[in-house]
The prediction has a mean pLDDT of 80.
A computed fold for a 73-nucleotide RNA from a Candidatus Woesearchaeota archaeon, annotated as transfer RNA.
It matches the Rfam family "tRNA". Rfam classes the family as a transfer RNA.
NCBI's taxonomy places the organism under Archaea, Nanobdellati, Candidatus Woesearchaeota.
RNA sequence: GGGCUCGUGGUUUAGUGGCUAUAACGUCGCCUUUACGAGGCGAAAGUCCCCGGUUCAAAUCCGGGCGGGCCCA
Numbered sequence: 001g002g003g004c005u006c007g008u009g010g011u012u013u014a015g016u017g018g019c020u021a022u023a024a025c026g027u028c029g030c031c032u033u034u035a036c037g038a039g040g041c042g043a044a045a046g047u048c049c050c051c052g053g054u055u056c057a058a059a060u061c062c063g064g065g066c067g068g069g070c071c072c073a
Stems, first nucleotide, its partner, number of pairs: 001072007010025003018056001027043005049065005
């Protein structure tokens, strides 16, 4: 330098054009317990990597950029 692939709460992840973006783990509060753990209930936490384009409508499609991974040189 070239090709492929990925980027979504703290972490992992669902979503493949249509209401206010999904779940698990973790965190916080309450209940339960002598206490801890487990369990139950509830809450917070996301500019969906950035910019632009297409569309009535974009996390999703297209172009460019940035970053990670793999391969080629």